[in-house]
A computed fold for a 346-nucleotide RNA from a Bacillota bacterium, annotated as Bacterial RNase P class A. Taxonomically the source falls in Bacillota (Bacteria, Bacillati). The gene name in the source record is rnpB.
C1' cells in the first nucleotide's frame, strides 16, 4: 500500500419565530383560558416470526386431537435467543455454514442409461460348443465375469498384490465402516485395542412418519368500574374458554343458547421496570451478584410539527398505542477497533 473477515459506534447540532399534546404550579374566576416551569418517538417504534409478565376464563388430574423444537453443556423469567465446546464441510488464513433417526415401515428420485434398490450383462474380457483347413474368424449358440468402457447428483467400499479361463474380500496388507473392548471428558464425542469380509450401506424426514423434550385458552376491542340509554320475545335443563372423562365449583326458577332493542360518553388499567447508567467481585464468556446514582412520551381521532439562518452539503428507512427479551426485514452518510492474507521500502 490492496485485498478480506469480525465486531461496534452514528441516525445531525446550535439561533431565532410561530404552533401541538401530558404534568406541575399560580390567576382569572370560571370549568376553560392566561402566565411561568418541566417532559414529548426508535436503531429499528416495523413485520407480528418466537418467548415470557400482565388480567379474565373458578380450580385440579388424566387422555385425544393439534402445534412447536432437535449435536452436547451452560447462561436466562422464557425463548426458535446467547456463550462454550465437539463432529462434518467450505476457504491459503482471519473465519464462515450445517447439525436426532434413511442400520422401523411407507413413499418419491426427472433426464440419461442395461440396470436406480429383491439391483444390473449394452460394449468389452473369458470359456465350452457348432461352421470353417484353422487356438489364428466383420459368423452363430450358451455360460462366466462387476476388473476396463460408457451413462448419471448417485452403480453396491478405496487401493496394492495375491489369485483366476477372465474375474470377484474370492484371499492379505493398508485405508474407510460397523462392532466389542477400554481409557479420557459432565457430555456431545475422541485416543487406542481386538473382532467381522462388509447386501445395515446412494440421496430426500421444510414427504408422510418414528424417538425425545416441551406447550391449557383467549388476548388492552384482556379486564375493572360510574354515567347514559332500550323491549321484549323464544327454546332447553343444565353450564363451567378445543374435545373426552373424573373430582370438583356455580345454578336450581337460575342459568345456558338463539332472535330482537338500546349505547359509540367518562376513568382506570397506563407506565418504577427480569429498567436503565457508573463502579467492584465471581465466571472463557454469555451473564449473575452487590454498591451508588437516575425517573426519562403516556395520546385515544390520536401530540411531538414548520418556517428561517449558520455550520462545505443534510438526506435514508421509518413513526409509540399495555409491557418486556429476542430474531428477521428495511435504511443514509461517515467514523473505529481487532484479526487475516498479499506486495513493496527500511
Nucleotide at each position: 500500500g490492496g485485498g478480506a473477515g469480525c465486531a461496534g459506534u452514528c441516525g445531525a447540532a446550535c439561533a431565532g419565530c410561530c404552533g401541538c399534546u401530558c404534568c406541575g404550579a399560580u390567576g382569572u374566576c370560571u370549568c376553560a383560558c392566561a402566565u411561568c416551569g418541566g417532559g414529548g418517538a426508535g436503531g429499528a417504534a416495523a413485520g407480528u416470526c418466537c418467548g415470557g409478565g400482565c388480567u379474565c376464563c373458578a380450580g385440579c388430574a388424566g387422555g385425544a386431537a393439534g402445534g412447536g423444537c432437535g449435536g452436547c453443556c451452560c447462561c436466562u423469567a422464557a425463548c426458535a435467543g446467547g456463550a462454550g465446546c465437539a463432529g462434518a464441510u467450505c476457504g491459503c488464513a482471519a473465519g464462515g455454514u450445517c447439525u436426532g433417526g434413511a442400520a422401523a415401515g411407507u413413499g418419491c428420485c426427472a433426464c440419461a442409461g442395461a440396470a436406480a434398490u429383491g439391483a444390473u450383462a449394452c460394449c468389452g474380457u473369458c470359456c465350452c460348443g457348432a461352421c470353417g483347413a484353422a487356438u489364428u474368424g466383420u459368423u452363430u449358440g450358451g455360460g462366466a465375469u462387476a476388473a476396463g468402457g460408457g451413462u448419471g447428483a448417485a452403480a453396491u467400499g478405496g487401493c496394492g498384490a495375491g489369485g483366476u479361463a477372465a474375474g470377484a474380500g474370492c484371499u492379505c496388507a493398508c485405508c474407510g465402516c460397523u462392532c466389542u473392548g477400554u481409557c479420557g471428558g459432565c457430555a456431545a464425542c475422541g485416543g487406542c485395542a481386538g473382532a467381522g469380509g462388509c447386501a445395515a450401506a446412494g440421496g430426500c424426514a421444510a414427504a408422510c412418519c418414528c424417538c425425545g423434550c416441551c406447550c391449557g385458552g383467549a388476548g388492552a376491542a384482556a379486564a375493572a368500574c360510574c354515567a347514559a340509554g332500550c323491549a321484549g320475545g323464544g327454546u332447553c335443563u343444565g353450564g363451567g374458554u378445543u374435545c373426552c372423562u373424573g373430582c370438583c365449583c356455580c345454578a336450581u326458577a337460575a342459568g345456558a343458547c338463539c332472535c330482537g332493542g338500546g349505547u359509540a360518553g367518562g376513568u382506570u388499567g397506563c407506565u418504577u421496570g427480569a429498567a436503565c447508567c457508573u463502579g467492584a467481585a465471581g465466571g472463557c464468556a454469555a451473564c449473575u451478584u452487590c454498591a451508588g446514582g437516575u425517573c426519562a412520551a403516556g395520546a385515544u381521532g390520536a401530540a411531538u410539527g414548520g418556517c428561517u439562518g449558520u455550520u462545505a452539503a443534510g438526506a435514508a428507512c421509518a413513526g409509540a398505542a399495555c409491557c418486556c427479551g429476542g430474531c428477521u426485514u428495511a435504511c443514509g452518510a461517515a467514523c473505529u477497533a481487532c484479526u487475516c492474507c498479499c506486495g513493496g521500502c527500511u